[in-house]
Context: one part of a larger RNA
């Protein structure tokens, strides 16, 4: 000098735009953050004089809930970055070729009865389906005979037709796996390893593989730093620097890991699953003491910690996501508003004229000098400000705008509403007086102050930056 997710002190007019718990991965009251489908299904309720139509609903069933959103605890390599590879999977969407024949038995809901304080159940009987099961059929596996395994579902409509289902093949996109190289510190850490290294058989997986297991062999790693220890999410990037390079990893984007702590599987195309399940633990809450409920590192918000970080706001109008044939519904993603000079950028706090060089302050050699064209005064202007009129784009026009009567535009008024902070011994731009008297104090370094202090304190003046200016912290 530059930089910051900054904080503190003094001060503070506006606009645009970005950013905002770096600390306790500490604990959380309350609301909301993942639903949707009646065009899969029997049933109930409302409405209608009745039928039909219509609306709503707990349940069975389908899809979604593995995305989106958060955090960085762990992890020095099962990670990331980059370049390759072969032994794999893939719901929805796309392309292509076939198929959808025949039958059956249940379980919820509901009804009855009944247990419990509650959470939630037990028993008996009935019932539908795009829920479940069986038979047939096709391709497929095997060297052969053979053996074993193995698909289906309808719905809407008057119809045309639309949509859904099963099997097989393909590509796309996504995911799993392997490997070369690179990836912090220290040797005051030198050896380490028994499923360990390799083989054979078997098992297992979507798939390769000590992934697992029985047997056999005794290997494998390491001063090119193994092992253990400490620290740490990695990258695109960001800051500094002429570069080499150093530091860093907030916001945004990609990958990884985690979801009270530890473990486990279930379902599924996909999870070992933040707002799913089971067990254990710590903590909190309810209880009739028998037993139950919970998980903000989602969004707001609270306590606590801290130098320190915002509203328990509006809307699904846009973009995107889930579901649905659709209308639609849901969406704290997102779009917006609010708060904060936290940063960056822009604008303003007036402009022109004005010497009798006014009053006043300060200095003085008492002549005067300076603050100073500064003020007053004259003539203008209205960015801002106040009040009023009009008023978008963002919307894909048939309809639909949270923001918002916002941006913008136009009229009136009147210089009106708007300047501070630090410094002035040298480095370093800017000097005098008064007071103090090694005191009080200053200080980044050298140092200053003991009676003439340009260095402390006040005043006048000056210099620098400016809605900011200084200080502190950290990096180059």
């Nucleotide at each position: 000098g530059g930089a910051u997710g900054a904080a503190c002190g003094c001060u503070g007019g506006c606009a645009g735009u970005a950013u905002g718990c770096u600390u306790a991965a500490c604990a959380c009251g309350u609301g909301c953050a993942a639903g949707u489908c009646g065009g899969a299904c029997a049933g109930g309720a409302a409405g209608u004089g009745g039928u039909g139509u219509u609306u709503c609903c707990a349940g069975u069933g389908g899809c979604a809930g593995a995305c989106g959103g958060g955090u960085g605890a762990g992890u020095a390599a099962u990670g990331c970055g980059u370049a390759a590879g072969a032994a794999c999977c893939u719901g929805c969407a796309c392309u292509u070729g076939g198929g959808a024949g025949g039958g059956g038995a249940a379980c919820a809901a509901u009804a009855g009865c009944u247990g419990g304080a509650a959470a939630c159940g037990a028993c008996u009987g009935c019932u539908a389906a795009u829920a479940c099961c069986c038979c047939a059929u096709a391709g497929g596996c095997u060297g052969a005979g053979g053996a074993g395994a193995a698909a289906a579902a309808g719905g809407a409509g008057g119809a045309a037709u639309c949509u859904g289902c099963c099997c097989a093949a393909g590509g796309a996109g996504g995911g799993g796996c392997u490997c070369g190289c690179g990836u912090c510190u220290g040797a005051u850490u030198a050896u380490u390893u028994a499923g360990u290294u390799g083989g054979u058989g078997a098992g297992g997986c979507a798939a390769u593989g000590g992934c697992u297991u029985a047997c056999c062999a005794a290997g494998g790693u390491g001063a090119u730093g193994a092992u253990g220890a400490g620290u740490a999410g990695c990258u695109g990037g960001u800051c500094c620097g002429a570069g080499a390079g150093g530091a860093u990893g907030a916001u945004c984007a990609a990958c990884c890991a985690c979801a009270c702590u530890a473990g486990g599987a279930c379902u599924a195309a996909g999870a070992c699953a933040c707002g799913g399940c089971c067990c254990a633990g710590a903590c909190u809450c309810c209880u009739a003491u028998g037993g139950g409920a919970g998980g903000c590192a989602g969004u707001a918000g609270u306590g606590g910690g801290g130098a320190a970080u915002u509203u328990u706001c509006c809307g699904c109008a846009a973009u995107g996501g889930g579901u649905g044939a659709a209308a639609g519904c849901c969406u704290g993603a997102c779009g917006g508003a609010g708060c904060a000079a936290u940063g960056c950028u822009g604008c303003g706090u007036g402009a022109a004229g004005g010497c009798a060089g006014a009053a006043g302050g300060c200095c003085c050699a008492c002549a005067g000098g300076u603050c100073a064209u500064g003020a007053a005064c004259u003539u203008c202007u209205u960015u801002u400000c106040u009040c009023g009129a009009a008023g978008a784009a963002g919307a894909a026009a048939a309809a639909u705008g949270a923001c918002u009567g916002u941006a913008u535009c136009u009229g009136a008024g009147g210089a009106a509403u708007a300047a501070g902070c630090a410094u002035c011994g040298a480095c370093u731009a800017a000097c005098u007086c008064u007071a103090u008297g090694c005191c009080a104090g200053c200080a980044g370094c050298c140092g200053c102050a003991g009676u003439a202090a340009g260095a402390c304190a006040g005043a006048g003046g000056a210099u620098g930056c400016a809605a900011g200016c200084g200080u502190u912290a950290u990096c180059c």
This is a predicted structure of a 476-nucleotide part of an RNA (small-subunit ribosomal RNA, 5' domain) from Pinus lambertiana. The organism belongs to Pinus subgen. Strobus, within Eukaryota. Model confidence (mean pLDDT): 83 of 100. The full RNA is in RNAcentral, with records from SILVA.